[in-house]
Context: one part of a larger RNA
RNA sequence: GAACGAACGCUGGCGGCAGGCCUGAAGCAUGCAAGUCGAACGGAUGUAGCAAUACAUCAGUGGCGCACGGGUGAGUAAUACAUGGGAAUCUACCUAGAAGUGGGGAAUAACUGGGGGAAACUUCAGCUAAUACCGCAUACGCCCUCCGGGGGAAAGAUUUAUCGCUUUUAGAUGAGCCCAUGUCCGAUUAGGUAGUUGGUGAGGUAAUGGCCCACCAAGCCUAUGAACGGUAGCUGGUUUGAGAGAACGAACAGCCACACUGGGACUGAGACACGGCCCAGACUCCUACGGGAGGCAGCAGCUAGGAAUAUUGGGCAAUGGGCGAAAGCCUGACCCAGCCAUGCCGCGUGAGUGAUGAAGGCCUUCGGGUUGUAAAGCUCUUUUGUUAGGGAAGAUAAUGACGGUACCUAAAGAAUAAGUCACGGCUAACUUCGUACCAGCAGCCGCGGUGAUACGAAGGUGACUAGCGUUGUUC
Numbered sequence: 001g002a003a004c005g006a007a008c009g010c011u012g013g014c015g016g017c018a019g020g021c022c023u024g025a026a027g028c029a030u031g032c033a034a035g036u037c038g039a040a041c042g043g044a045u046g047u048a049g050c051a052a053u054a055c056a057u058c059a060g061u062g063g064c065g066c067a068c069g070g071g072u073g074a075g076u077a078a079u080a081c082a083u084g085g086g087a088a089u090c091u092a093c094c095u096a097g098a099a100g101u102g103g104g105g106a107a108u109a110a111c112u113g114g115g116g117g118a119a120a121c122u123u124c125a126g127c128u129a130a131u132a133c134c135g136c137a138u139a140c141g142c143c144c145u146c147c148g149g150g151g152g153a154a155a156g157a158u159u160u161a162u163c164g165c166u167u168u169u170a171g172a173u174g175a176g177c178c179c180a181u182g183u184c185c186g187a188u189u190a191g192g193u194a195g196u197u198g199g200u201g202a203g204g205u206a207a208u209g210g211c212c213c214a215c216c217a218a219g220c221c222u223a224u225g226a227a228c229g230g231u232a233g234c235u236g237g238u239u240u241g242a243g244a245g246a247a248c249g250a251a252c253a254g255c256c257a258c259a260c261u262g263g264g265a266c267u268g269a270g271a272c273a274c275g276g277c278c279c280a281g282a283c284u285c286c287u288a289c290g291g292g293a294g295g296c297a298g299c300a301g302c303u304a305g306g307a308a309u310a311u312u313g314g315g316c317a318a319u320g321g322g323c324g325a326a327a328g329c330c331u332g333a334c335c336c337a338g339c340c341a342u343g344c345c346g347c348g349u350g351a352g353u354g355a356u357g358a359a360g361g362c363c364u365u366c367g368g369g370u371u372g373u374a375a376a377g378c379u380c381u382u383u384u385g386u387u388a389g390g391g392a393a394g395a396u397a398a399u400g401a402c403g404g405u406a407c408c409u410a411a412a413g414a415a416u417a418a419g420u421c422a423c424g425g426c427u428a429a430c431u432u433c434g435u436a437c438c439a440g441c442a443g444c445c446g447c448g449g450u451g452a453u454a455c456g457a458a459g460g461u462g463a464c465u466a467g468c469g470u471u472g473u474u475c
Base pairs, nucleotide, nucleotide: 001475002474003473004472006471007470008469009468010467013347014346015345016344017343018342019340020339021305026303027302028301030300031299032298035064036063037062040061041060043058044057045056046055047054048053071258072257073256081182082181083180084179085178086177089175090174094171095170096169097168098167099166100165101164102136104134105133111126112125113124114123115122116121142151143150144149156163157162184230185229186228189227191221192220193219196218197217198216199215200214201213203211233255234254235253236252237248238247239246240245260281261280262279263278264277283294284293285292286291311337313336314335315334319333320331321330322329323328350380351379352378353377360371361370362369363368386411387410388409389408390407394402419464420463421462422461423460424445425444426443430459431458432457433456434455440447441446
């Protein structure tokens, strides 16, 4: 000098764009953050109707979604990440192609009745539907094969135009796995390793593999730093620097890991699953003491910690996502608004004229000098702000939270708007008074013990300016 997710002191007019718990991965009251489909299904309630039936709503069965989106950085020094390769794999929804969609069965929730419990909830009996479940038939292609053969599917709905369903082949997308290279510090840590290293066989997986197991062999890594200890999410990038480099990894984007702590599987195309389940633990809450409930590192918000970091806001109008044939519903993703000079950028706090160089202040050699064209006065302007009127784009036909916002026009009126730090040298800027090694200053050198340009005040001056100064950190 530059930079900052900054903080503190003094001060503070406006706008645009961005940013905002860096600390306790500490604990959380309350509300919301993932639902949707009646064009899969039976029913209940309500309305209309004499009824058939139609419409609306609701819990349940069923389907799809809940593995995305959102948060955090604890762990992890390599099961991660970055770059480049690879073969032994899977992939719901989507696209393209081929073929099919026949005929049956047994249940069950809802519901009804009975029972238990304070509650959470639960139990028994009976009834019923389906795109829920299970056989049979068929299947070139599909799977297995000792090549003889063996095995395997489907679901219907409706407004009759479609949407579905099953098998299979490709694609696309996503994901799993393997390899190479790179990736912090410590040797005042030198040896480490028995599923350890390799083989055979069997198991397991979507798939390779000591991934697991049995047997066999005795290997494997290591001063080119193994193993151990410490620290740490990684990257694109960011800051600085002429560069080389150094430091960092907030915001935005990609990947990874985690979801009170530890462990486990279930369902599923996909999880070993933040707002799912089970077990154990700590903590909190309810209880009729028998037993139960919970998990903000989602958005707000609270307590705590801290130098320090915001609203328990509006809207699904846009973009995107889930479900649905659609209408639509849901969406604290997102779009907006609120708070904060936290940063960057822009604008303003007036312009011209004005010398008897007014008054006042300060200094003075008492002559005067300076503040100073500064003020007043005169002539103008109206950015901003105020008031009034008009008023968008963002929205393809409709639909606008923002918002009567941005913007435009008019009116009055200099009106509503300047501070902070410094002035001994480095370093731009000096005098007077007070104080007297006191009180104090200080980044370094150093000032202060009676004339202090260095302390305190005043006048003056310098620098930057809605900021200025200090502290911290990096280069």
A computed fold for a 475-nucleotide part of an RNA from an uncultured bacterium, annotated as small-subunit ribosomal RNA, 5' domain. It matches the Rfam family "Bacterial small subunit ribosomal RNA". Gene Ontology terms of the family: ribosome and structural constituent of ribosome.